The part of an RNA shown here (large-subunit ribosomal RNA, domain IV) has 336 nucleotides and comes from Rhopalocnemis sp. The coordinates come from a structure-prediction model, not an experiment, and the mean pLDDT is 85. It matches the Rfam family "Bacterial large subunit ribosomal RNA". A reference for the family is Cannone et al. (2002), "The comparative RNA web (CRW) site: an online database of comparative sequence and structure information for ribosomal, intron, and other RNAs", BMC Bioinformatics.
[in-house]
Context: one part of a larger RNA
RNA sequence: CCAUGUCGAAGGAACUCGGCAAAAUUACCCCGUAACUUCGGGAGAAGGGGUGCUCUCCUAUUCUUUUUUUAGGAAAGCGGCACAUAUCAGGGGGUAGCGACUGUUUAUUAAAAACACAGGACUCUGCUAAGUGGUAACACGAUGUAUAGAGUCUGACACCUGCCCGGUGCUGGAAGGUCGGAAGGAGAAGUGUUAUAAGUAUAAGCUUUGAAUGGGAGCCCCGGUAAACGGCGGCAGUAACUCUAACUGUCCUAAGGUAGCGAAAUUCCUUGUCGCAUAAGUAGCGACCUGCACGAAUGGUGUAACGACCACCCCGCUGUCUCCGACAUGGACCCG
Numbered sequence: 001c002c003a004u005g006u007c008g009a010a011g012g013a014a015c016u017c018g019g020c021a022a023a024a025u026u027a028c029c030c031c032g033u034a035a036c037u038u039c040g041g042g043a044g045a046a047g048g049g050g051u052g053c054u055c056u057c058c059u060a061u062u063c064u065u066u067u068u069u070u071a072g073g074a075a076a077g078c079g080g081c082a083c084a085u086a087u088c089a090g091g092g093g094g095u096a097g098c099g100a101c102u103g104u105u106u107a108u109u110a111a112a113a114a115c116a117c118a119g120g121a122c123u124c125u126g127c128u129a130a131g132u133g134g135u136a137a138c139a140c141g142a143u144g145u146a147u148a149g150a151g152u153c154u155g156a157c158a159c160c161u162g163c164c165c166g167g168u169g170c171u172g173g174a175a176g177g178u179c180g181g182a183a184g185g186a187g188a189a190g191u192g193u194u195a196u197a198a199g200u201a202u203a204a205g206c207u208u209u210g211a212a213u214g215g216g217a218g219c220c221c222c223g224g225u226a227a228a229c230g231g232c233g234g235c236a237g238u239a240a241c242u243c244u245a246a247c248u249g250u251c252c253u254a255a256g257g258u259a260g261c262g263a264a265a266u267u268c269c270u271u272g273u274c275g276c277a278u279a280a281g282u283a284g285c286g287a288c289c290u291g292c293a294c295g296a297a298u299g300g301u302g303u304a305a306c307g308a309c310c311a312c313c314c315c316g317c318u319g320u321c322u323c324c325g326a327c328a329u330g331g332a333c334c335c336g
Base pairs, nucleotide, nucleotide: 001331002330003329004328005327006326007325008324010322011321014320019317027051028050029049030048031047036041038156052078053077054076056074057073058072059071060070079083091315092314093313094312095311097309098307099306103115104114119154120153121152122151123150124149125148131140132139133138157302158301159300160299162232163231164230167229168228169225170224171223172222173221176220177219178218183213187209188208189207190206191205194201195200233251234250235249236248237247260294261291272288273287274286275285276284
């Protein structure tokens, strides 16, 4: 010096990203216990007191003729620094965020606000079900039958869940338009007997090409559908101080963000501004709204209980620190 322990004057978080680590609390009995609340909880809330030994009584109990046994209670006294005497055995409170909860997860750096969840909703499926595995046979679904099964989203509960179907999906429709293959074969080209002096023009055949016609689903088209994927404006002017704009005009859109919340796990400017708390607070809480770029099952806003979650504050406590010291054990190291 390192590891593991023990103790420490005065102070008591001044340490530090952060009370990390340590200290403190801890048992049983009695008293007492707030906000809030889904009336169950919160709650072991918090906060207090007692605990050894001796003796005398009391109440039950047990055997008995009594002494006794066991359990409990009351009073008086005694000793120690200390009586749950060692070991083992909650620190507590307040305010927010997120997730309702118990649970699950990255075996070997992440336990969480992620996943799941009960509950909610939509869609598909009438049974040889839909869906899934398999080339198939077949199997699961299910020895089930729409209070069932499958898929997707949301995530207890409370109050709610606004507007948009123009785009992309899904779904219904069949009048018209469009398209492939098959069919169809108008015409055209080449070759070509023959006619002709030759050029040339050609019937049939053969070869090549090929218009009209016809044409299912799909697409175009016409509807529906957002707890389907998604989306939810701009510029001017205006009130008798000023400011602001309930109001008006205008352009665009499928429709222009409703309720609620809001510098937020979302706010760039930003340490926004005001208040609380501190001597001092880029943090925290409460407000404001100027929302760069919240917003309603990609759920919105609340919420008792719960959390090895995350943020801030207070009490207690302490070698975390001011500021280090001593001791024990085992190493490292030094000497032999």
The organism belongs to Rhopalocnemis, within Eukaryota.